[in-house]
RNA sequence: CAGAGUAGAGAUCUGUGCGUUAAGUGCCUGAGGGACGGGGAGUUGCCAUCAGGACGAAAAGGGUCGGCGUAAAGCUCAGCCCUUGCGGUAUAGAUUUCGCAUCCCGCUG
Numbered sequence: 001c002a003g004a005g006u007a008g009a010g011a012u013c014u015g016u017g018c019g020u021u022a023a024g025u026g027c028c029u030g031a032g033g034g035a036c037g038g039g040g041a042g043u044u045g046c047c048a049u050c051a052g053g054a055c056g057a058a059a060a061g062g063g064u065c066g067g068c069g070u071a072a073a074g075c076u077c078a079g080c081c082c083u084u085g086c087g088g089u090a091u092a093g094a095u096u097u098c099g100c101a102u103c104c105c106g107c108u109g
Base pairs, nucleotide, nucleotide: 001109002108003107008098009097010096011095012094013093014092015091016090017089018087019086020085027053028052029051030050031049033047034046038105039104040103041102059084060083061082062081063080064079066077067075068074
């Protein structure tokens, strides 16, 4: 002088769930806490938790039992189930991209 490596984060695909009676996700404020290449330190950055606040959505079809109702029909009102969707949805796996804020030391050439 050059380089490698972590936790973790993003994207895509697949599986299994949750919600669609609106939780979750995303946004703002506050509190205490945690993690951050092999070692040490560590932020105004990151993560989750708790409390508060503002905003806010995509449903459709079918089956079944009950209900209502008829001469027969029928209605689709409540429950349950199935299918296809929808949600800045959760989680697992695969592929891929990014990747120590920063400082000191170490490692490889």